[in-house]
Molecule: SAM riboswitch aptamer (S box leader)
Organism: uncultured Flammeovirgaceae bacterium
RNA sequence: UUCUUAUCAUGAAAGGUGGAGGGAUAUGGCCCUAUGAAGCCUUGGCAACCAUCCGCCAGCUCGCGGAAAGGUGCCAAAUCCAGCUCCGGCGUGACGGAGGAAGAUAAGUC
Repeated sequence: UUCUUAUCAUGAAAGGUGGAGGGAUAUGGCCCUAUGAAGCCUUGGCAACCAUCCGCCAGCUCGCGGAAAGGUGCCAAAUCCAGCUCCGGCGUGACGGAGGAAGAUAAGUC
């Protein structure tokens, strides 16, 4: 970096360093931030995608459940919300629902 599949309303922060931005993304909104942003380091935690072990199934695959925490991941707000399409409804301002796109993570793959 290409493609595929699954998941994305749960959950989980302190300290040090740093010194002005941050919340992926045009734009719009909303929010966090000198009571200290991003980044980095340490410690702690959350979850259970993969691997491991056990059980269910006559057995394999698939699947389901459990244990544990090795490889990742994550620890403001729904992936912060919308953006595109459709539907509902309407006081035409807002609103609700479904899907899509994009993105993130895991596993596989070129």